[in-house]
This is a predicted structure of a 1496-nucleotide RNA (small-subunit ribosomal RNA) from an uncultured bacterium. Its mean pLDDT, the model's own confidence on a scale to 100, is 81. The sequence is in RNAcentral, with records from ENA, Greengenes and SILVA.
RNA sequence: GAGUUUGAUCCUGGCUCAGGAUGAACGCUAGCUACAGGCUUAACACAUGCAAGUCGAGGGGCAUCAUGACGGUAGCUUGCUACCGUUGAUGGCGACCGGCGCACGGGUGAGUAACGCGUAUCCAACCUACCCCCUACUCGGCAAUAGCCCGUCGAAAGGCGGAUUAAUGGCCGAUGCAGUCCAUUGAUGACAUCAGAUUUGGACGAAAGCUUUUUGCGGUAUGGGAUGGGGAUGCGUCUGAUUAGGCAGUUGGCGGGGUAACGGCCCACCAAACCGACGAUCAGUAGGGGUUCUGAGAGGAAGGUCCCCCACAUUGGAACUGAGACACGGUCCAAACUCCUACGGGAGGCAGCAGUGAGGAAUAUUGGUCAAUGGGCGAGAGCCUGAACCAGCCAAGUAGCGUGCAGGAUGACGGCCCUAUGGGUUGUAAACUGCUUUUAUAUGGGGAUAAAGUUAGUCACGUGUGACUAUUUGCAGGUACCAUAUGAAUAAGGACCGGCUAAUUCCGUGCCAGCAGCCGCGGUAAUACGGAAGGUCCAGGCGUUAUCCGGAUUUAUUGGGUUUAAAGGGAGCGUAGGCUGUUUUUUAAGCGUGUUGUGAAAUGUAGAUGCUUAACAUCUGAAUUGCAGCGCGAACUGGAAGACUUGAGUGCGCGGAAAGGUAGGCGGAAUUCGUCGUGUAGCGGUGAAAUGCUUAGAUAUGACGAAGAACUCCGAUUGCGAAGGCAGCUUACCGCAGCGCCACUGACGCUGAUGCUCGAAGGUGCGGGUAUCGAACAGGAUUAGAUACCCUGGUAGUCCGCACAGUAAACGAUGGAUGCUCGCUGUCCGGCCUUUACGGCCGUGUGGCCAAGCGAAAGCGUUAAGCAUCCCACCUGGGGAGUACGCCGGCAACGGUGAAACUCAAAGGAAUUGACGGGGGCCCGCACAAGCGGAGGAACAUGUGGUUUAAUUCGAUGAUACGCGAGGAACCUUACCCGGGCUUGAACUGCCAGCGAACGAUUCAGAGAUGAUGAGGUCCUUCGGGACGCUGGUGGAGGUGCUGCAUGGUUGUCGUCAGCUCGUGCCGUGAGGUGUCGGCUAAAGUGCCAUAACGAGCGCAACCCCUUUCGUCAGUUGCCAUCGGGUCAUGCCGGGCACUCUGGUGAUACUGCCGCCGCAAGGUGCGAGGAAGGUGGGGAUGACGUCAAAUCAGCACGGCCCUUACGUCCGGGGCUACACACGUGUUACAAUGGCAUGUACAGAGAGCUGUCUGCAGGCAACUGCAGGUGAAUCCCUAAAACAUGUCUCAGUUCGGACUGGGGUCUGCAACCCGACCCCACGAAGCUGGAUUCGCUAGUAAUCGCGCAUCAGCCAUGGCGCGGUGAAUACGUUCCCGGGCCUUGUACACACCGCCCGUCAAGCCAUGAAAGCUGGGGGCGCCUGAAGUCCGUGACCGCAAGGGACGGCCUAGGGCGAGACUGGUAAUUGGGGCUAAGUCGUAACAAGGUAACCGUA
Repeated sequence: GAGUUUGAUCCUGGCUCAGGAUGAACGCUAGCUACAGGCUUAACACAUGCAAGUCGAGGGGCAUCAUGACGGUAGCUUGCUACCGUUGAUGGCGACCGGCGCACGGGUGAGUAACGCGUAUCCAACCUACCCCCUACUCGGCAAUAGCCCGUCGAAAGGCGGAUUAAUGGCCGAUGCAGUCCAUUGAUGACAUCAGAUUUGGACGAAAGCUUUUUGCGGUAUGGGAUGGGGAUGCGUCUGAUUAGGCAGUUGGCGGGGUAACGGCCCACCAAACCGACGAUCAGUAGGGGUUCUGAGAGGAAGGUCCCCCACAUUGGAACUGAGACACGGUCCAAACUCCUACGGGAGGCAGCAGUGAGGAAUAUUGGUCAAUGGGCGAGAGCCUGAACCAGCCAAGUAGCGUGCAGGAUGACGGCCCUAUGGGUUGUAAACUGCUUUUAUAUGGGGAUAAAGUUAGUCACGUGUGACUAUUUGCAGGUACCAUAUGAAUAAGGACCGGCUAAUUCCGUGCCAGCAGCCGCGGUAAUACGGAAGGUCCAGGCGUUAUCCGGAUUUAUUGGGUUUAAAGGGAGCGUAGGCUGUUUUUUAAGCGUGUUGUGAAAUGUAGAUGCUUAACAUCUGAAUUGCAGCGCGAACUGGAAGACUUGAGUGCGCGGAAAGGUAGGCGGAAUUCGUCGUGUAGCGGUGAAAUGCUUAGAUAUGACGAAGAACUCCGAUUGCGAAGGCAGCUUACCGCAGCGCCACUGACGCUGAUGCUCGAAGGUGCGGGUAUCGAACAGGAUUAGAUACCCUGGUAGUCCGCACAGUAAACGAUGGAUGCUCGCUGUCCGGCCUUUACGGCCGUGUGGCCAAGCGAAAGCGUUAAGCAUCCCACCUGGGGAGUACGCCGGCAACGGUGAAACUCAAAGGAAUUGACGGGGGCCCGCACAAGCGGAGGAACAUGUGGUUUAAUUCGAUGAUACGCGAGGAACCUUACCCGGGCUUGAACUGCCAGCGAACGAUUCAGAGAUGAUGAGGUCCUUCGGGACGCUGGUGGAGGUGCUGCAUGGUUGUCGUCAGCUCGUGCCGUGAGGUGUCGGCUAAAGUGCCAUAACGAGCGCAACCCCUUUCGUCAGUUGCCAUCGGGUCAUGCCGGGCACUCUGGUGAUACUGCCGCCGCAAGGUGCGAGGAAGGUGGGGAUGACGUCAAAUCAGCACGGCCCUUACGUCCGGGGCUACACACGUGUUACAAUGGCAUGUACAGAGAGCUGUCUGCAGGCAACUGCAGGUGAAUCCCUAAAACAUGUCUCAGUUCGGACUGGGGUCUGCAACCCGACCCCACGAAGCUGGAUUCGCUAGUAAUCGCGCAUCAGCCAUGGCGCGGUGAAUACGUUCCCGGGCCUUGUACACACCGCCCGUCAAGCCAUGAAAGCUGGGGGCGCCUGAAGUCCGUGACCGCAAGGGACGGCCUAGGGCGAGACUGGUAAUUGGGGCUAAGUCGUAACAAGGUAACCGUA
């Protein structure tokens, strides 16, 4: 820096990622070189080999080897060869004595929280072999012992005895100082209980020789140096307080012992100290540092390789030797383990180098050489050296090189994908042509070298170094490097491609398989899984995992916070601590500066240099921020001394302001109870009731009495108190604050861990008291239930005293103190001023609103959440959990302190927009109400569900499906079922080949499709062929198959509701807001006013159509006033266009006028005028959007699927089924009616395969004939109404279903399955439960007429037309829907939301638990090896001494008690997680009883 909480926003806050690193491991891959690295685990066990020897110039010797000499034997030429023996004579040398070394080098990190390490200082309190320097000395003697030899024990390891012998081994004597000790002396010094120069005397104490013969190497003593070590101290050095007290040699002293030396190091005695909240003790973990990684730094983490220090060497203890060890490759003892054994006893220690086993994710060769560097011994040559130098293995790291370079486009083939079919991409990539040769392979050179030395000799000056000559030395290695030849020849992969994060397409799969660091992907079009193609990033590597730092300012010193996000202790007093007013002098601890020492080297860093470059290495510099010493300075902090008054305190005065505290006394009203009276039937209670009380007299009311508790009004964002809290009146005592004066003290102050005190309600103990109210409990209701809400009762409690308890949403969710920083306006108390007022000012409090500033915002804002200082408390993701365990407190309840495992990617704050509310306000709508008529009951029609079926094709399903798609299923339609056929196909079409005009009456088979038959027919032509048809092949076809959740288009609904937005500006960190809000008005976001908004767009309205009135133009098919003609009659005819009408085109209506109301907009009126009056009526017109709404079966279309079938043709059947349920309708149930007869008045629309009139026939449907009409020309009785008659309340002269018979018409065909007519039959039904629908005027209701589809029609449907023609609306409380504003919200899939707890199931971690079983450390008792030290008469020894015995201490072992800390456990407790389980509905809205905190 990014991702991730949200619909979006800002913030808080966690989680995650991108970077770097590693002694790494794993997966895939792998050409070379250089440099560095390589058991992090079992300090587990180890086979085998090697890792420490050397000196013969210390010694006696001589087993072995070589040489010499001598002797013998053999071959034999008196000399040689071979063999045997003797000889230490020589070179040398096994074993032995002796010297030096073995305490270095190498390994490991178990232990250790410590003077262990780091750093600084100190030792007058110390040692130091080998090395260097000075001085002196190196004399004389003695006794042993190993080896060798002899004997002997034992399996072995290993001993025992005897004899003999040497030394630079051992011992004795002498000499001996600048040695040590004792005594003596006592200059001098800071004058001391101190240090100590100097003098003298005494005691003690040395030595070794070798040799090349002249030197040298040694030896002894003392001193000095160097080196190495030992000790002491300051400071620094992990975590835990759920470890708070620890400690008996403990702390100190005196005196001893011991040591190289100081010291309780050890001992005797004396004292009682010492350490500790500045963290003792205990527990856990851990070698420390230089340094390494990371980081801007401060920090954080680490301590492998290299260097320094420490510790350890199977575990524990111990000492010996030695200059040095308490000793890795030494000794003794104990323990465990392993091995050998003749069973009696012995041997061993890889955390040296290799190597083996084991463990583990994991870490190498039983290699070469002492050539170099270094070490030991030696005079030296030299020997030894798994130190070291090299090589081997390993991509395990860093660096370098290469895998070719150039040209090459029919942009080849192939692959992949897209496509407008041209193409694109892989891709100059390949092929092909030319070039180069690092690397590779081969050969040769390098190489008789370089570098560093050895030995011998010579020279120079200066003891030692350098030069020269000669000689000799190489593991690596025949290496680096160089040359030649060959030939692109020998050499590229890994991860990733949804966002973070560079890089995308196809196929497969279908919440499967799988991916995943976080968010998350996958349920049939996956850029996220798997494969492929392409791309991206790194590259001899690339990824993954693990760990550390970073990002993380997410522990915040640099550099955070605490009103609401996590976080202020409930409050005060006060200890330690921290901080602290003005001024003067001083000091110099802090501080600043200079300088000195140190801060090892390596590392890091700058420059230079060397390996061909780099890594790497070398040299030089700075740095090493630290510690200490010595100077200087004096502002600030600190120390010392003095002064001051403003902080703080005291005094005096004032108002007596106050529900401040404690104790006592008093008061009235109310409540309940008791007694008496009055009085009578109810009272009480609720939403409504009931339980309860009451004729034994309640309630009500009057009087009197009793009891306990609380104090009405005043009363107020009023007062007091530290907080909790405090309220009738009064008395006493106690406390505090304020104001004024400025008299006194002189910094006496602030804060405050631990501590102490106070602390609502509830609770506990004891004793009282008990009127009211009232947990628990009982009853009554409510309810699905109701362990609740409501009601009637009622115990603890509520009250008092004493004692506990100690918590609250103990809140201003805001710790205390001090100072500073604009204002306005209230109020309590006190004071001051005067001009005495409705005044002004000062101070302490207590409220409101605001500037700046702050804040994520809300908000805070002199009473800060502003600006600063000081002190305390607290926070670090959510859950688990304020839980568990432990401890402390409590009588108990419980309180305080206070985790982890596990789990999630969020949890949260503030604000925004919506949505929602059994929140509020305003408004509208046939929404309710007021009315009229219906539905729901009956029969039938029709649609749907269900059922049935071979099929009952499919779709539509709350409103917004159900007389819907369908504006018309007998066949067809038709998509469904059964059966029979076809396969380039029923239809369309490209190409190729062959044949034939096409067409086709008739007949036959068949259910038909179809097949056969074939009378007839003989096209055009430029002669190539073409049109048309058939057959075959090929490319398309075809699909009412799937997906409306891939889509277009169209449609429904909210809703003809009044809304939905934009530009610019302004406000806000932002989402957003403003505008669009407010007031009035309106049908309307319609308009007006107001206004940080000003304008605009889509909607509203208007423009359009019909209708209502009028004008004008035109005048046939319309009309007929006037004129004429004619008829029984009729615009029938001439004529006319006046009227009606038709078709154009205009006008009219706008609150324009008047009155009243109103700022205006506008409203209003039995107003006027007008055909019409306030959008006149109706229609078309449907904003942004919502419902993944409907439709792939109208059509179109992506993808998927079928292709002798899911295509297509035909016959038949089905879509018309029928116990049932629902919707929409028709007809009715009758008298406002039925029937019969008579009579009147429309509009719109259709019509030639049509329609209609007239006449004739028929009862009728209808039929025949004649005729009109392709229409303002022909045709179409309107019906209800009205008039008369009849019926007389009934299952009827209502109603017409169903059924029987007979017909008509359409059609190929009316069986399934048509309509109509006539006759007959005459069902249910007498006005319809809960519930529910439509309608506000030419409307409802009622009456008929027409049209589309159509051969016909199941039409009672749909769409239109006119006739007759009502009732009612008080009003907006309620139901439903909608609009605006506001409010709350834990909702945003938006209340059909969210969400809590028990129970049931599975999994996980965890607490408790009778017990069982481990571990480490401490304590007590017993025993006690080796060993030092101490002691001792008997034994050995001439002696020194030895042996033996005893004692102290102690490793180990045994026993015991108790604490700490693990593991495990029947059972048990809660917790977490998990697609759909059960029961309820606690919370979020007034969440339907406001919620929450403490308590029982």